[in-house]
RNA sequence: AUGUCAUCAAGAGUGGUGGAGGGACUGGCCCGUUGAAACCCGGCAACCGGAGCAAUAUGCUCAAGGUGCUAAAUCCUGCAGGAUCAAAAAGAUUCUGAGAGAUGAACU
Repeated sequence: AUGUCAUCAAGAGUGGUGGAGGGACUGGCCCGUUGAAACCCGGCAACCGGAGCAAUAUGCUCAAGGUGCUAAAUCCUGCAGGAUCAAAAAGAUUCUGAGAGAUGAACU
């Protein structure tokens, strides 16, 4: 890096350094000098790995070693289809699936 599988509406700071950006991209809508990114500390969670108990479907419990995460649903959205409102169109709301993205795991 390619493809595969699983998950993505829960949870997590009145801390320190820092000093203007950030929320992947588009269009929105937001966050930010009452302090953004980044780093440190703290915290959350339990994918892999570990321990234990049951028994072949793997399940449950414990700790927290490797990751991960720590505004808003992945903040909403994009493509396709359905439903409702609307005489119809435009438009609005909503549902399903796909796409894109993120994280983990195994493989090449």
SAM riboswitch aptamer (S box leader), 108 nucleotides, folded computationally. The coordinates come from a structure-prediction model, not an experiment, and the mean pLDDT is 82.